[in-house]
A computed fold for a 74-nucleotide RNA from an uncultured beta proteobacterium, annotated as transfer RNA.
């Protein structure tokens, strides 16, 4: 320089054909359970989805530019 995958919660992922409330698991608070801790049970916080623009009634989703991250060419 080119092709391709990917970036969504403190971390590790889902997310279906563009639809009505952005989840899961784990972690991290708070009570319970226990003499005590660890399992365990129950409840809470925590995100504007990498940045932006653009189609659209309506974007994690489609389209375009950038930044990063990986793999393959050269």
């Nucleotide at each position: 320089g080119g092709g391709c995958g990917g970036u969504u919660a403190g971390u590790u992922c889902a997310g279906u054909u563009g639809g009505u409330u952005a989840g899961a698991a784990u972690a991290c608070c708070u009570g319970g359970u226990c003499g005590a801790c660890a399992u365990c049970c129950a409840g809470g916080g925590g995100g504007u989805c990498g940045a932006g623009u653009g189609u659209u009634c309506g974007a994690g989703u489609c389209a375009c530019u950038c930044a990063c991250c990986g793999c393959c060419c050269a």
The prediction has a mean pLDDT of 81.
It was read from a public genome assembly.
Its Rfam family is "tRNA". Gene Ontology term of the family: triplet codon-amino acid adaptor activity. It is annotated as a transfer RNA.